[in-house]
């Protein structure tokens, strides 16, 4: 210098003008001022857990899942270490990696035959034995990302969970009913309904809680090969919680790229112009996995070339 391998990180900055959401202050109010306002994947919702409600004696069976050995974790199909197999010159990468002596099934082409079979040759009365040929494999096997068996794990639904308050209408009860209306065939009494007020239960619209500080991050000490665990930091850090659902647009400038112009012998310096800044956005929270991503940075390692 060129090809790679592994791991980690950033993912536009600053200022201004409008605009949006939340909270707080002021104002009777229209408003106004201040502070705060998405991600490494907030995504897919594929696993696992917290939380909530419902269900639940015990055993068997079924269904789904997991599968080398050991460890980590709240838990996992995740992560770490080691073994084995395969791929790569290598750094490294990949692996559903228990059991076909329980049973069933399958084994392309070739081959008589792929499990119970006899094509050819030899020996034998025969059963059968030996050899040849085909094939990855021929009474000796292979396949469980075929059924299955073994061991272990798993109750169901999900924040539209769930809880609290509670208009109106309908319902139940009570009180008042002087006068009035209707009904009980007419009249009187009486009764019922209509009326007003109050109370009650469930509960709709609506409102509130759940709601965000948590298995958190950072720094340091200790333990462990590692995943990870543990202790300390009386004063380390941190500010979305919406409910038709807010975080955007424009301008200037810097950063990045491109061709061009000017200066300089040169390393280089200066200038205007054009272009790009992705993938994607919370909706109860967390741990993983998978997938998307313009551009860029850092660390360690491998192979090859050249120079010393």
């Nucleotide at each position: 210098c060129g090809a790679g391998c592994a791991g980690g990180c950033c993912g536009g900055g600053u200022g201004g003008u409008c605009g949006c959401g939340g909270c707080g202050g002021c104002g009777c109010a229209g408003g106004u001022c201040g502070c705060c306002g998405a991600g490494g994947a907030a995504c897919g919702u594929c696993c696992g857990g917290g939380c909530u409600c419902c269900a639940c004696a015990g055993g068997g069976u079924g269904a789904g899942g997991u599968a080398g050995c050991g460890g980590g974790u709240a838990a996992c199909u995740c992560c770490c270490g080691c073994c084995c197999g395969c791929c790569g010159c290598g750094a490294g990468g990949c692996g559903a990696g228990g059991a076909c002596c329980a049973g069933c099934g399958c084994c392309a082409c070739a081959g008589u035959g792929a499990c119970g079979a006899a094509c050819c040759g030899g020996c034998g009365c025969a059963c059968g034995c030996c050899g040849g040929g085909u094939g990855a494999a021929a009474c000796g096997g292979g396949c469980a990302a075929g059924c299955u068996c073994u061991a272990c794990c798993u109750g169901g639904a999900g924040c539209a969970a769930g809880g609290c308050c509670a208009a109106g209408c309908a319902g139940g009860g009570g009180a008042c009913g002087a006068u009035c209306g209707u009904g009980c065939g007419g009249c009187c009494c009486g009764c019922a309904c209509g009326g007003u007020c109050c109370c009650c239960g469930g509960g709709u619209c609506g409102g509130c809680c759940g709601c965000u500080a948590g298995a958190g991050g950072c720094g340091g000490g200790g333990g462990g090969u590692g995943a990870c665990c543990u202790c300390c930091g009386a004063u380390c850090c941190g500010u979305a919680g919406a409910g038709g659902g807010a975080u955007g647009a424009c301008c200037a400038u810097c950063c990045c790229g491109g061709a061009c112009c000017c200066c300089g012998c040169a390393g280089g310096g200066g200038g205007g112009c054009c272009g790009a800044g992705a993938c994607a956005g919370g909706a109860c929270c967390c741990g993983g996995c998978g997938u998307a991503c313009a551009g860029g940075c850092c660390u360690g390692c491998u192979c090859g070339g050249c120079a010393u």
Model confidence (mean pLDDT): 79 of 100. A computed fold for a 308-nucleotide RNA from a Chloroflexota bacterium, annotated as Bacterial RNase P class A. It was read from a public genome assembly, where an Rfam model found it. It matches the Rfam family "Bacterial RNase P class A". Gene Ontology terms of the family: tRNA processing, ribonuclease P activity and dimeric ribonuclease P complex. By type it is a ribozyme.